[in-house]
RNA sequence: GGGGUUAUAGCUCAGUGGCACAGCACGUGCUUAGCAUGCAUGAGGUCUUGGGUUCAAUCCCCAGUAACGCCA
Repeated sequence: GGGGUUAUAGCUCAGUGGCACAGCACGUGCUUAGCAUGCAUGAGGUCUUGGGUUCAAUCCCCAGUAACGCCA
């Protein structure tokens, strides 16, 4: 220098155009003499940034940023 992959909750991640899901972690309640486990329930997301397309974008298009391989 060229080309590619990835970016979503505190962590690991799902989600092929219609108000974003799960596990772990966290709060509350039940259970226990108490703790752990278990069960129930809840909170937590400007979906990496800007622009475009669309009635509607995490998703499609363009550009940027960051991380990680590949080629030279």
Transfer RNA from Vicugna pacos, 72 nucleotides, folded computationally. The sequence is in RNAcentral, with records from Rfam. Its mean pLDDT, the model's own confidence on a scale to 100, is 85. It matches the Rfam family "tRNA". About the family: Transfer RNA (tRNA) molecules are approximately 80 nucleotides in length.